[in-house]
RNA sequence: GAUAACGGCACAGCCGGCCAAAGCCGGUGCCGCAAAGCUACGGGUCCUCGCCUGCCCAGACAAGACCGCCGGGCUACCGAA
Numbered sequence: 001g002a003u004a005a006c007g008g009c010a011c012a013g014c015c016g017g018c019c020a021a022a023g024c025c026g027g028u029g030c031c032g033c034a035a036a037g038c039u040a041c042g043g044g045u046c047c048u049c050g051c052c053u054g055c056c057c058a059g060a061c062a063a064g065a066c067c068g069c070c071g072g073g074c075u076a077c078c079g080a081a
Stems, first nucleotide, its partner, number of pairs: 001078001008033002013028006031068001037074003041071003044066003048062001050061001052059003
């Protein structure tokens, strides 16, 4: 990051599974993505089985999740301006 080339990934939904949940895995699917490759390091967002407090449904703690929320770190194909 181009009226380029070879390609890549796969949103939502649906089916099956894991799971307390967020969410994840596989299949299907193809919204989009020049890092939509990896990483939980910083910020942010999400969940609440557990634990504490109370105004019984909330707050806090702890643990967990999201890299397709943003940034950082690491890596990668092509080669016009």